[in-house]
A computed fold for a 350-nucleotide part of an RNA from a metagenome, annotated as small-subunit ribosomal RNA, central domain. The full RNA is in RNAcentral, with records from SILVA.
Context: one part of a larger RNA
């Protein structure tokens, strides 16, 4: 470079916003850059094909003929792409009217549990395990009642339920705020899709600084187990877990499945809307749009399986893969306070 690929064999960036670039609905007119055709010039020789000759043949080689491709000039065509001008409404966006939601930020409040403190009752155990022991307890524990403190998390509702781009999100009220869906078909009139760089968000752990600390609990101490036990079990327990601000930027960041769009039998549940039907009503049934599950036709697939939420049939754009180990390592660069992250080889070896 070309080809083939990326759910599980190597391979979809963790997710978004968006620059350049690539790509782009429908219709009319113009233009003629791309495109197509004609003419013409160039296209050295050799090479190539055909033919004919020379070395005994062939290779090799002389003569003749022949193109293709490429480029320039010129004429023409006007479908398709581009460009210019104008129109359209189905893509996209907006207005209006409804709706659901643990979407985000802030603030206040609530009850239940654990622990601790104070007081009452009460007495010898309690706790823990496979069984024990360490531990706690006559300086009165455990149990139980009353009062108080404080931190963290919100049982039931709860659901292959909802929301969010992903990470993620769950007590209740209020304030601020993002997105989504449905209905009408009123407005704009292609305003779109993707997206190298770039920018932002990004679980847990970890780091800096200041707070907080109930429970849990790396490290650590002790008790057991065991041949040993640097573990699994038990008693303790520091960092941490929580909050403010600032870093880190990773993950089996998974649907191991990039984003957007179109097309292609059905059945069944659930969630949010709209329309219709039946009914006194709750509600039922039918249709339809958006989400989320299961089963399955064709098709696809190495199989497993996927199957309108595609891994089917196609288009646009991006990312990525190219035998195993060495190695996601070294070196260099860059980011970071550090831990380390990102980028990323080779020798050698099978």
């Nucleotide at each position: 470079c070309u080809g083939g690929g990326c759910g599980u064999a190597a391979a979809g960036c963790g997710c978004g916003c968006g620059u350049a670039g690539g790509u782009g609905g429908u219709u009319g007119a113009g233009u003629a850059a791309g495109u197509u055709g004609g003419g013409u010039g160039u296209a050295a020789a050799a090479u190539c094909u055909c033919u004919u000759g020379g070395c005994u043949u062939a290779a090799c080689u002389g003569g003749g003929a022949g193109g293709a491709g490429a480029c320039g000039c010129u004429c023409a065509a006007g479908a398709c792409u581009g460009c210019u001008c104008g129109g359209c409404u189905u893509g996209a966006g907006g207005u209006c009217g409804a709706g659901a939601g643990a979407g985000g930020g802030g603030u206040g409040c609530a009850g239940a549990u654990u622990u601790c403190c104070c007081g009452g009752u009460g007495u010898a155990g309690u706790g823990g395990u496979g069984g024990a022991a360490u531990g706690c307890g006559u300086a009165g524990a455990u149990a139980u009642c009353g009062g108080g403190a404080g931190g963290a998390a919100u049982a039931c509702c709860a659901g292959u339920g909802g929301c969010g781009a992903a990470a993620g999100u769950g007590g209740c009220g209020c304030c601020c705020u993002g997105g989504c869906u449905c209905g009408c078909a009123c407005c704009u009139g292609a305003c779109a899709c993707u997206g190298a760089g770039g920018c932002g968000c990004g679980a847990a752990a970890g780091c800096g600084u200041g707070g907080g600390g109930a429970g849990c609990g790396a490290a650590c101490g002790g008790g057991a187990u065991u041949a040993g036990a640097u573990a699994c079990c038990c008693c303790g327990g520091u960092a941490g877990u929580c909050c403010g601000c600032g870093c880190u930027g990773u993950a089996a960041a998974c649907g191991a499945u990039g984003u957007g769009a179109a097309c292609u039998g059905g059945g069944u549940g659930u969630u949010g809307g709209c329309g219709g039907u039946a009914u006194g009503a709750a509600u039922u049934c039918c249709g339809u749009c958006g989400g989320u599950g299961c089963c399955g036709u064709a098709g696809c697939a190495a199989a497993c399986g996927c199957g309108a939420u595609a891994a089917g049939u196609u288009c646009a754009c991006c990312g990525c893969c190219u035998g195993g180990g060495g190695a996601g390592u070294a070196c260099g660069g860059u980011c970071g306070c550090a831990a380390g992250g990102c980028u990323a080889a080779a020798a050698c070896u099978c």